RNA sequence: UUAGAGUUUGAUCCUGGCUCAGGAUGAACGCUAGCGGCAGGCCUAACACAUGCAAGUCGAGGGGCAGCACAAUGGUAGCAAUACUAUGGUGGCGACCGGCGCGCGGGUGAGUAACACGUAUGCAACCUACCUGUAAGCGGGGAAUAACCCGGAGAAAUUCGGACUAAUACCGCAUAACACUGAAUUACUGCAUGGUAAUUCAUUUAAACAUUUAUGGCUUACAGAUGGGCAUGCGUAUGAUUAGCUAGUAGGUGAGGUAACGGCUCACCUAGGCAACGAUCAUUAGGGGUUCUGAGAGGAAGGUCCCCCACACUGGUACUGAGACACGGACCAGACUCCUACGGGAGGCAGCAGUGAGGAAUAUUGGUCAAUGGGCGAGAGCCUGAACCAGCCAUGCCGCGUGCAGGAAGACGGCCCUAUGGGUUGUAAACUGCUUUUAAUUAGGAAUAACCCCCCGGAUGUAUUCGGGGCUGAAAGUACUAAAAGAAUAAGCAUCGGCUAACUCCGUGCCAGCAGCCGCGGUAAUACGGAGGAUGCAAGCGUUAUCCGGAUUUAUUGGGUUUAAAGGGUGCGUAGGCGGACCCUUAAGUCAGUGGUGAAAGUUUGCGGCUCAACCGUAAAAUUGCCAUUGAAACUGAGGGUCUUGAGUGUAAAUGAGGUAGGCGGAAUGUGUUGUGUAGCGGUGAAAUGCUUAGAUAUAACACAGAACACCAAUUGCGAAGGCAGCUUACUGGGAUACAACUGACGCUGAGGCACGAAAGCGUGGGGAUCAAACAGGAUUAGACACCCUGGUAGUCCACGCCGUAAACGAUGAUCACUUGCUGUUGGCGAUAGAUAGUCAGUGGCAAAGGGAAACCGAUAAGUGAUCCACCUGGGGAGUACGUUCGCAAGAAUGAAACUCAAAGGAAUUGACGGGGGCCCGCACAAGCGGAGGAACAUGUGGUUUAAUUCGAUGAUACGCGAGGAACCUUACCUGGGUUUGAACGCAUAUUGCAUGACACUGAAAGGUGUCUUUCCUUCGGGACUAUAUGCGAGGUGCUGCAUGGUUGUCGUCAGCUCGUGCCGUGAGGUGUCGGCUUAAGUGCCAUAACGAGCGCAACCCCCAUUGCCAGUUACCAACACGUUAAGGUGGGGACUCUGGCGAAACUGCCGGCGUAAGCUGUGAGGAAGGUGGGGAUGACGUCAAAUCAGCACGGCCCUUAUAUCCAGGGCUACACACGUGUUACAAUGGUCGGUACAGAGGGCAGCCACUUGGUGACAAGGAGCUAAUCCCAAAAGCCGGUCUCAGUUCGGAUCGAAGUCUGCAACUCGACUUCGUGAAGGUGGAUUCGCUAGUAAUCGCGCAUCAGCCAUGGCGCGGUGAAUACGUUCCCGGGCCUUGUACACACCGCCCGUCAAGCCAUGGGAGUUUGGGGCGCCUGAAGUCUGUAACCGCAAGGAGCGGCCUAGGGCGAAACAGAUGACUGGGGCUAAGUCGUAACAAGGUAACC
Repeated sequence: UUAGAGUUUGAUCCUGGCUCAGGAUGAACGCUAGCGGCAGGCCUAACACAUGCAAGUCGAGGGGCAGCACAAUGGUAGCAAUACUAUGGUGGCGACCGGCGCGCGGGUGAGUAACACGUAUGCAACCUACCUGUAAGCGGGGAAUAACCCGGAGAAAUUCGGACUAAUACCGCAUAACACUGAAUUACUGCAUGGUAAUUCAUUUAAACAUUUAUGGCUUACAGAUGGGCAUGCGUAUGAUUAGCUAGUAGGUGAGGUAACGGCUCACCUAGGCAACGAUCAUUAGGGGUUCUGAGAGGAAGGUCCCCCACACUGGUACUGAGACACGGACCAGACUCCUACGGGAGGCAGCAGUGAGGAAUAUUGGUCAAUGGGCGAGAGCCUGAACCAGCCAUGCCGCGUGCAGGAAGACGGCCCUAUGGGUUGUAAACUGCUUUUAAUUAGGAAUAACCCCCCGGAUGUAUUCGGGGCUGAAAGUACUAAAAGAAUAAGCAUCGGCUAACUCCGUGCCAGCAGCCGCGGUAAUACGGAGGAUGCAAGCGUUAUCCGGAUUUAUUGGGUUUAAAGGGUGCGUAGGCGGACCCUUAAGUCAGUGGUGAAAGUUUGCGGCUCAACCGUAAAAUUGCCAUUGAAACUGAGGGUCUUGAGUGUAAAUGAGGUAGGCGGAAUGUGUUGUGUAGCGGUGAAAUGCUUAGAUAUAACACAGAACACCAAUUGCGAAGGCAGCUUACUGGGAUACAACUGACGCUGAGGCACGAAAGCGUGGGGAUCAAACAGGAUUAGACACCCUGGUAGUCCACGCCGUAAACGAUGAUCACUUGCUGUUGGCGAUAGAUAGUCAGUGGCAAAGGGAAACCGAUAAGUGAUCCACCUGGGGAGUACGUUCGCAAGAAUGAAACUCAAAGGAAUUGACGGGGGCCCGCACAAGCGGAGGAACAUGUGGUUUAAUUCGAUGAUACGCGAGGAACCUUACCUGGGUUUGAACGCAUAUUGCAUGACACUGAAAGGUGUCUUUCCUUCGGGACUAUAUGCGAGGUGCUGCAUGGUUGUCGUCAGCUCGUGCCGUGAGGUGUCGGCUUAAGUGCCAUAACGAGCGCAACCCCCAUUGCCAGUUACCAACACGUUAAGGUGGGGACUCUGGCGAAACUGCCGGCGUAAGCUGUGAGGAAGGUGGGGAUGACGUCAAAUCAGCACGGCCCUUAUAUCCAGGGCUACACACGUGUUACAAUGGUCGGUACAGAGGGCAGCCACUUGGUGACAAGGAGCUAAUCCCAAAAGCCGGUCUCAGUUCGGAUCGAAGUCUGCAACUCGACUUCGUGAAGGUGGAUUCGCUAGUAAUCGCGCAUCAGCCAUGGCGCGGUGAAUACGUUCCCGGGCCUUGUACACACCGCCCGUCAAGCCAUGGGAGUUUGGGGCGCCUGAAGUCUGUAACCGCAAGGAGCGGCCUAGGGCGAAACAGAUGACUGGGGCUAAGUCGUAACAAGGUAACC
């Protein structure tokens, strides 16, 4: 000293990327802003610069004296004051000569990938002004020159000529060495060249003076200090799609040059030198101390401060000097700017300010030399944009403040809510008390200052030193202090879906917008915008950009490679890396001690100073490094010696589809010939193309050809891999075993390299039977460039040569060692007791430990370790482009980027699905019966129409459905006419006794207007009731069933759906619930890491079937009695039927067979009923955002003289058409007429209606009974007879006409029924389709609800009559369980691919065009160094002039590299709903893939 989170999925684990939370900044932008301290401030255009300043100083070097001051003297004017003027006399001093400085300080980072920098060394190969120390010296001369003066040229800058003159300027002479050069001797010494010292001789050389007399300076030598120069080791960026570079290049000899070594330069000689440990080239870049981040290791950065380097408009050059190749010096060339009289000139802010430009962006044309430091000077002093200060900027860090305490009616206001009320803002405010930092005002007011210098004093060694006093402050009237007054002068920004602290309302309605990632927004948005509230930070807060972190996501610390990205196709082998046992030596690595260095600042720690802090001071630590030295010797290395276990050799007997070349063989196929033989063959799902009467196919014989080798054959063997299979011969490689004779570490791995390397393909030449890309034809199909069929060429085969790739796979690199068992098998060895067991090498299966995300691996590891190599770092773009190498080509190898996405992916889980599998069920099919689909009509729907045809329901699961009943009403729709507190109701207040009713007028009605009439109770206060007015509450079949409740349909009366505990799994999850048997059933039994339980199943409930008991009216009537034409009609009865209450009964209980059991089975027994006895009610978890806001309820939204409400009329009933559901039929098992019999369940007073009468009838008129086991409504098919006789009929009844009946205010649109007449289609219904398994289907009638009536043929019930068939589960449909595959999870109505079309984006190629940097060659060539030199100058030294070498620059040329652009063109990516198909995922419908 180490923190994580979000995001791939329905869920899970993993891999893996993306994103966030942290810190930092020379920052910028938005909003906001009170104060102070300390820091910082052009990151872009090394772009261009107006103006001012940034380097001068010395008169104690000199000649002088323009300007200033002073004094004196003289002159002129004047009476004088005074003015002017002359004289360097003095203080001083412009310009000039001379000295020193200007190479420091300050700026910038363009260049530079380099000894530039850092670090450590060396120089025996060097220099060093000023400074210090030591020693010595300072003698005597000379010739010039600037200034000044005169003259000339020029616009100017400037310059030329003449004349005078000085010096610490210049030049000789003297003196002189420990200096320099040469020679010699001796001694000492070093890692090498070498060095040092001493002695001797010879050679060459020096100087300057000034003044205030005490100093300052000068010359030489040696030494020191400081600063520099050079050399070397190590370290110091990316790219190999840059692999070769180099002629002064590498070295030598000699010379030159330099302060000095050196190819630094030159001549000659040699041919080297550098490079895979990355030369060269390209791109980028100043380096370090340090800074940021990080646990660290690292990563990133190099602003401010310090050190070094480089540069000074661009390029070159030298001069001067101790030092420069010189920021504010010179010369030349170039670009640019300025002046000009056009002839010529001037300039260089990357110094400080400042300006323009660029840019997102970075300050004042300030003050002072007071301090610190620098230059000059003896000094005073002068200069100093270095520096110190101030100004601007929230740019950063740090500090302070914007008040504190009390105060609940929890005020007003705001906001929210379940709203007479509550919550929140909130002790917040008001109000009361207190304080005064800060700001503002007034007053005082610093330290920083001590030197120098001056004065006084002391000490001694006379030149210094000490003490005291005086003088000196830009910042600054600043810091600081005090006083008085007063809460007075001072809060914002961002956020509030998750990550991530903080939630509500309104607006908006996939719009506007948000967004770091996931993602929000399509009418109830905590995600947009506003508001209220909250949270975070705070004079700041957010955003953006960049860096590190998180990221163990490049992994040294500290990752991986079977399937997620990733093992090279295989071997041999070079370099390299690593390497067995023992001994000796050494000390390179290693370890330890010591020394030097690692600048300061910074970081860390202690202490201290500013009121604290930031900041600063001081001390210590650290600076993990480098160098040197001393020591140790275990390990590694090096040298030497020895060994045998690694490795190899030998001998022996075996082994095998190991390889190469040759020979041989039979079967099959095809072809040919001949024979037999006759009509087809062949092929397919079915066909056709094809072959065949010119004789096929078939069959027999013979012949030929090429290719492949059945059985043996295997989980077998061999090989490095690819791969290898008939038999045999020759040659040849390998491994294993046994022995332990030989060598003695000879080994392992292996970047480059070399070799081998399936199939396909290529070249040349052969060969060609089969099969068979391409191709042709036939099919299939919507199409069919396919799958299928018939043919068929390359090819398939051989030889030689290329290619060099595969899902070249065990998707698993090679080698070595170690780790628990079981069981096969191959080749050896080998022991027996002829059962078995051992051992070595190989090859399989299953497990332990362990590993793994899991699947799985598990001595043949994916376990545990060691060594070496190869490879990976999100998906797509892409194994693509460009470049290069290889190849005949095809192509291979190497191998990116822009752009784009938030995933892509692995394993496993649960589902769902499959034109996967297994088992099972269901009127699912099949077997049957009857229908629908054809007709007419009824009814519903669609469509159309309409003013309106109100609305809803729409596969199954809408369509005789909501509706169990639309003429008005209903009614929601349309047209028209009205009303607006409204049609109803409640409350409050006030009024009234209206209203009601009657009448009249008007109107279609609603309504309006008018006239008349006019309550009740009372304790007389009033109350009740009604009406009116006002107010408050209305109303809405308007929208949203995707905001909801409730209800319902469906899967499905299918047998399933779950839970607790335990166990298994990292987990999702599994187990249980699976398996076997069984059942209608997850119903049971057995088995079982499960044991139990719940919701479902079953049972419990209701009805029916049998029976017992009890009860007995309105039901019943056997016995008794009465009675009638008859009749339970009556008395009575409680037997029977029946009614309705309680019971019984059925449980595979018994028997036989089968079975462990559960259970199954039997024409079994018994029983009314037998295996669920029949029927009903009952509908698990859930699915379909299924249906319903129009049944009801309800959130939200919307309308409010209308989307509310009243009324009349119309519409919902329309009608070319289509569909669903039904009715009636098509007839004789029938129609029709007559007679006659038997139900159940219901209903009935605004009702059912007996009975009588009338009417053909519907019905009407009378009229008993019944509020119902009492009365009423009431059967039909059936049965018995008659008739019809197969026809569009005596079938069928539509349609139409006429006449009626009934209901009702009213039957026109638009009722039902009756009678008479009319008498349509229809002769059993295509494809297809529906219901039903027994009291069922079919058929027959009856009742009820709704209802005035009824469009009811519908619905719901009831009974009467009463069948047929089921072999069976292959198929269709639906469902259940198990299993399998999956790229599906919105779950196959899924997912998803490619072309084309459209838009946008980046990119490759491209005739070319254009730009840039670098190199090369040739020509030219300034300044300048060096060099040569007869004429000119000079007494001379020397100079001028001219020439030469080199070179910046310029010009020309060829080539390479990089960028931009380009008609056209290639592919790629992205983009809700385009086109064509359907390639993949299921056996994806032809298994997929390389």
Predicted 3D model of a 1490-nucleotide RNA (small-subunit ribosomal RNA) from an uncultured bacterium.